[in-house]
Molecule: c-di-GMP-I riboswitch aptamer
Organism: Syntrophomonadaceae bacterium
RNA sequence: GCACGAUAAUGGCAAACCUGCUGAAAGGCGGGGACGCAAAGCCACAGGGUCUAAGGCUCUUUAGAGAGCUAUGACAGCCUGGCCGCCGAA
Repeated sequence: GCACGAUAAUGGCAAACCUGCUGAAAGGCGGGGACGCAAAGCCACAGGGUCUAAGGCUCUUUAGAGAGCUAUGACAGCCUGGCCGCCGAA
């Protein structure tokens, strides 16, 4: 240095839930809170997957309204992949 990850050490992040803001929604941001995480750090213009359906299209309806399809929207704490990174037992 690389690989690897311990009943080590310093620390770090923050699920569900509550709450304020925001968004059509999924979700995101802030505060509280800890289920967990050795990358639960970053990348969605690396690939797959999942979620939502404003807008658009189609169908039903007298209309209202309803149903279906669809991402340009979202998820990195779904997986693979890439990049950076703390510590140092076996």